Context: one part of a larger RNA
RNA sequence: CUGGGCGUAAAGGGAGCGCAGGCGGAUUGAUUAGUCUGAAGUGGAAGUCCGGGGCUCAACCUCGGAAGUGCUUCGGAUACUGUCAAUCUUGAGAUCGUGAGAGGAAAGCGGAAUUCAGGGUGUAGCGGUGAAAUGCUUAGAUAUCCUGAGGAACACCAAUGGCGAAAGCAGCUUUCUGGCACUGAUCUGACGCUGAGGCUCGAAAGCGUGGGUAGCGAACGGGAUUAGAUACCCCGGUAGUCCACGCCGUAAACGUUGUCAACUAGGUGCGAGAGGUAUCGACCCCUUUCGUGCCGCAGCUAACGCAUUAAGUUGACCGCCUGGGGAGUACGCGCGCAAGCGUGAAACUC
Numbered sequence: 001c002u003g004g005g006c007g008u009a010a011a012g013g014g015a016g017c018g019c020a021g022g023c024g025g026a027u028u029g030a031u032u033a034g035u036c037u038g039a040a041g042u043g044g045a046a047g048u049c050c051g052g053g054g055c056u057c058a059a060c061c062u063c064g065g066a067a068g069u070g071c072u073u074c075g076g077a078u079a080c081u082g083u084c085a086a087u088c089u090u091g092a093g094a095u096c097g098u099g100a101g102a103g104g105a106a107a108g109c110g111g112a113a114u115u116c117a118g119g120g121u122g123u124a125g126c127g128g129u130g131a132a133a134u135g136c137u138u139a140g141a142u143a144u145c146c147u148g149a150g151g152a153a154c155a156c157c158a159a160u161g162g163c164g165a166a167a168g169c170a171g172c173u174u175u176c177u178g179g180c181a182c183u184g185a186u187c188u189g190a191c192g193c194u195g196a197g198g199c200u201c202g203a204a205a206g207c208g209u210g211g212g213u214a215g216c217g218a219a220c221g222g223g224a225u226u227a228g229a230u231a232c233c234c235c236g237g238u239a240g241u242c243c244a245c246g247c248c249g250u251a252a253a254c255g256u257u258g259u260c261a262a263c264u265a266g267g268u269g270c271g272a273g274a275g276g277u278a279u280c281g282a283c284c285c286c287u288u289u290c291g292u293g294c295c296g297c298a299g300c301u302a303a304c305g306c307a308u309u310a311a312g313u314u315g316a317c318c319g320c321c322u323g324g325g326g327a328g329u330a331c332g333c334g335c336g337c338a339a340g341c342g343u344g345a346a347a348c349u350c
Stems, first nucleotide, its partner, number of pairs: 004321003007304002012318001014201004021194003025088007033081002035077008048066007091191001092188005097182003103177007110154001115149007125136002162169002206247006215241002220236004258317006266295011299306002323350003332343004
């Protein structure tokens, strides 16, 4: 250096963008750097290998040869790779058109419900549980009606549905804004793929400053249960949950399946478009592209299962694994306000 792997056994980075690097479509020409071929030079001695010889043999010693897969120079070849030049359109992209969508940000608005406050009616209970009690209530509760305040979340629609790179996204309206799909035409002309470092995004919890606080609710208090009950159940309840700005950077961040491209039977459903047939028009029906599910052949797989959305057959590039425990620990370093995160051993032991 090569050889095996990564859905569930150890192993895909949480996700994207992207510098370097690696890899890269079709045609022609030039060059001959890589590559291939021939020759020459060189490739110390010893050792190794082959043949012979000397110590009685052997080890050992000795002679000759081969080998030394390499390097240099010169000549030749030009398919492939590279470089240079020119051209191309199928990869990629752009413009025009159509379309769907909880994609993102900000502002405004809405109704239902809970809670609280004021007022009315009304009287002795309410609440809660397996059963209770704590709790609330004659200072008038619960129930019921009217009015008001405030915060948070948006029933039905709703889906096996849609959008987003992932995290994630759901009342309605407006403004700003990203991406995607489809049809045809025009244009650019390889502008591409991947991507160590790097940068950005990144649920929940947590942290800082300020605000907000209806409901819920770690901690905490009380009531029960129990042998005990630092729990499960009940009554309360602070952080928090919400907003702004700034941190944190983790997760069963999961499809436990990296990204991109090509190829390889079908059947059926849903979503978004385009075309055809038919029609007054639409639905239906047929074809096709993209997305998203289920079933299933070949093939693959230890099996389970996967199966054109591959875990099939291949290519390019990155990441990662190498017995269990010790341990995602210690130490060092970096980052962080902290919590901690990243990187990440060994002794020892089975």

Overview
A computed fold for a 350-nucleotide part of an RNA from an uncultured prokaryote, annotated as small-subunit ribosomal RNA, central domain. The full RNA is in RNAcentral, with records from ENA.